[in-house]
Context: one part of a larger RNA
RNA sequence: GUCAGUUGGGGAAUGGCUCGGCUCGGGCGCCGAAGAAGGACGUGCCAAGCUGCGAUAAGCGGUGGGUAGGCGCAAGGAACCUUUGAUCCACCGAUUUCCUAAUCGGAACUCCGGUCCCGCAAGGGACAUUCCGCAAGGAAGGGGAACCCCCCGAAGUAAAGCAUUCUAGUAGGGGGAGGACGAGAAAUCAAACGAGAUACCGUAAGUAAAGGCGAUCGAAAACGGUCAAGAUCAAACCGAAUCCCGUAGCGAGAGCCACGGGAGAUGUGGAGUGGAGGACCGCCGUACGCCUCAACUUCGGAAGCCAAACGUGCCUGGAACGGCAGACCCUAGAGGGUGACAGUCCCGUAGGCGCAACGAAGAGAGGCGAUUGGCGGUAUCCUGAGUACCGCGCGUUGGAUAUCGCGUGGGAAUCUGGGAGGAACAGUUUUCCAAAUCUAAAUACGUCCCGAGACCGAUAGUGCAUUAGUAGCGCGAGCGAACGCUGAAAAGUACCUCGAAAGGGAGGUGAAAAGGGCCUGAAACCAACUGACG
Numbered sequence: 001g002u003c004a005g006u007u008g009g010g011g012a013a014u015g016g017c018u019c020g021g022c023u024c025g026g027g028c029g030c031c032g033a034a035g036a037a038g039g040a041c042g043u044g045c046c047a048a049g050c051u052g053c054g055a056u057a058a059g060c061g062g063u064g065g066g067u068a069g070g071c072g073c074a075a076g077g078a079a080c081c082u083u084u085g086a087u088c089c090a091c092c093g094a095u096u097u098c099c100u101a102a103u104c105g106g107a108a109c110u111c112c113g114g115u116c117c118c119g120c121a122a123g124g125g126a127c128a129u130u131c132c133g134c135a136a137g138g139a140a141g142g143g144g145a146a147c148c149c150c151c152c153g154a155a156g157u158a159a160a161g162c163a164u165u166c167u168a169g170u171a172g173g174g175g176g177a178g179g180a181c182g183a184g185a186a187a188u189c190a191a192a193c194g195a196g197a198u199a200c201c202g203u204a205a206g207u208a209a210a211g212g213c214g215a216u217c218g219a220a221a222a223c224g225g226u227c228a229a230g231a232u233c234a235a236a237c238c239g240a241a242u243c244c245c246g247u248a249g250c251g252a253g254a255g256c257c258a259c260g261g262g263a264g265a266u267g268u269g270g271a272g273u274g275g276a277g278g279a280c281c282g283c284c285g286u287a288c289g290c291c292u293c294a295a296c297u298u299c300g301g302a303a304g305c306c307a308a309a310c311g312u313g314c315c316u317g318g319a320a321c322g323g324c325a326g327a328c329c330c331u332a333g334a335g336g337g338u339g340a341c342a343g344u345c346c347c348g349u350a351g352g353c354g355c356a357a358c359g360a361a362g363a364g365a366g367g368c369g370a371u372u373g374g375c376g377g378u379a380u381c382c383u384g385a386g387u388a389c390c391g392c393g394c395g396u397u398g399g400a401u402a403u404c405g406c407g408u409g410g411g412a413a414u415c416u417g418g419g420a421g422g423a424a425c426a427g428u429u430u431u432c433c434a435a436a437u438c439u440a441a442a443u444a445c446g447u448c449c450c451g452a453g454a455c456c457g458a459u460a461g462u463g464c465a466u467u468a469g470u471a472g473c474g475c476g477a478g479c480g481a482a483c484g485c486u487g488a489a490a491a492g493u494a495c496c497u498c499g500a501a502a503g504g505g506a507g508g509u510g511a512a513a514a515g516g517g518c519c520u521g522a523a524a525c526c527a528a529c530u531g532a533c534g
Base pairs, nucleotide, nucleotide: 001533002532003531004530005529006528007527008526009525015519016485017484020456021455022453023452024451025450026449027448028446029445030143031142038099039098040097041054042053043052045077046076049073050072060093061092062091063090064089065088069081070080104113105112106111114127115126116125117124118123129140130139131138132137147178148176149175150174151173152172158165162212188195189194199226200225201224202223210216230438231437232436233384237270238269241268242263243262244261245260246259247258249256250255275415276383277382278381279380280377281376282375283374284373288369289368290367291366292365293364296362297361298360299359300358304353305352306351310326312325313324314323315322327344328343329333335347336346337345389410390409391408392407393406394405395404417433418432419431420430421429472479473478492518496505497504498503
């Protein structure tokens, strides 16, 4: 030196574990000028971080629950609180600095500076903009994970090139709403039969259709399901019969009464709302609709409460939850914990119970409004206009000449009326009634809560099981980690000794050193020793 073995170091694979994820299901779903979401700065006896809280600052008050300990993570020292019921849990209140829509004015960074009113002072209050309103007064602004509606709107790409086309009305930008949004009660479909608002799922169907008829794109009716719900104006007619604000009174409240002011004839209120109907006229002639509720009853509903059965014997062991033997409970043998594998040790579980705020229903009571409905008649009146519709252009659509919309130029009818039936025109026929408005559910999503899993198990699963959007990087937009495990219990190695210390020896704890980045502890790599060979 090489090889082999042994012992150790080093390293962190593997196995086991899981206070974290992921997915699905159910629940639930807005917050904000009464100042949000989000931050800054403070706040503890000692206090850097996280958490909580706000100068009343890990907290203050009330009600309820609950019971022996408590003073957050967090283990130390000190000082305290607590059976006169603390800590803790639930609900309701109080306080809640500064910035932030930020709103008295300003601001280059959480800061600076005013005016007026009240007050001795400390201190407190008012003062933004826009809109509605005569005023008094009221409203809005900003935020929210995704979902939703509207407006604006690409390109890489595909077409094997590329321009119409495609990607795609996608990404992105702007505005807006809500727990959902949007849509919605036929001027709809259909086809000679009929259906009867909308939405969503399955199917029709990759069909009809569109398409440099290329690449590609792409419905509807109908049928089967989920869910189901229908209403209100404008007008004709009546003509102030109406409504709002303030003040005082009554009432539990809905509401009522009085006075004053205002809105309103450019029409408040009543009536009326559909394929024929309504107004109007005549006749019959009834019982209704809406709102409120202190107290009562029932149900739901917070923290929470009750909950069976081995203290069995022997053995092994550090420890019994194991083995052997013998008992018991079960509407409970789900699960977790406990010094090893526990139905009967603990928490629970099956099954029961309880309740404030609040909510729902019932019964009962009160108030307000109003004649409700039907039949008949058809002379008269009404039934949504720059609308329907047409030409041209552009966008859009499967919509082809026959989708929907916009621009522009023309431009109706009035129930003996009008639209539609896939070019247009004509006739017959079928069907519907536009140019006004509202509308639950079935649907979408997941910030949030609960449950579950033939999902992952620390290079996995979220980027994050740990100070995580942290540390760090970047001028910035932004990018973005790593790090889990002693032991049943700290019993976390007293004392002696060597050493400056680190550390070692001896000794002690423990079942075992598992000895602090400590379970297991592979390999690479390193060293020492032994042997063989050179």
Source information
This is a predicted structure of a 534-nucleotide part of an RNA (large-subunit ribosomal RNA, domain I) from a soil metagenome. It matches the Rfam family "Bacterial large subunit ribosomal RNA". The coordinates come from a structure-prediction model, not an experiment, and the mean pLDDT is 83.